[in-house]
C1' cells in the first nucleotide's frame, strides 16, 4: 500500500408519537329513579392497549469461519454429510432531511465529523 471478510432474520426492550381502542373534557340526541347508550368535538405536558422501534441494548434460530469424532465413497490428510465444541472482535458520533397516523435511539447513517 491494495483486495476479501466482518452478515441475515426473528421476539423483546429502552425509547417514540398518537391511526385505532381506552382515560379525561365540551357539546347533541334517546330513555331516565340512579345514571346509562349513541353521536360529533377536542386533548398524548393522559399512566394505559394496538402501532413504531436500536451498527454501537439483550436473547433465539440461521449462515461463514477453526478443530475434533464418526459414517459412506475413494490413492488421499481432499471433497460430502451428521455430531459436539471455540470463534463471528471494536464501536465516539451532530446539524438537517425521509417514511408511516404521527415521532423517535426508524432510514439516509458504522454517514459528515471526532479520536
Nucleotide at each position: 500500500g491494495a483486495a476479501g471478510a466482518g452478515a441475515g432474520c426473528c421476539g423483546c426492550u429502552a425509547g417514540g408519537g398518537u391511526u385505532c381502542c381506552g382515560g379525561c373534557c365540551g357539546g347533541g340526541a334517546g330513555a331516565g329513579a340512579g345514571u346509562c347508550u349513541u353521536c360529533c368535538g377536542g386533548u398524548g405536558c393522559c399512566u394505559g392497549g394496538u402501532c413504531c422501534g436500536a451498527g454501537a441494548g439483550c436473547a433465539g434460530c440461521u449462515g461463514c469461519u477453526c478443530g475434533a469424532u464418526u459414517g459412506g465413497u475413494g490413492a488421499a490428510c481432499a471433497g460430502c454429510a451428521a455430531u459436539c465444541g471455540g470463534g463471528u472482535a471494536c464501536a465516539c458520533g451532530g446539524c438537517g432531511g425521509g417514511a408511516c397516523a404521527a415521532a423517535a435511539g426508524c432510514c439516509c447513517g458504522g454517514g459528515a465529523g471526532a479520536c
The RNA shown here (Guanidine-I riboswitch aptamer) has 115 nucleotides and comes from a Desulfuromonadaceae bacterium. The prediction has a mean pLDDT of 82.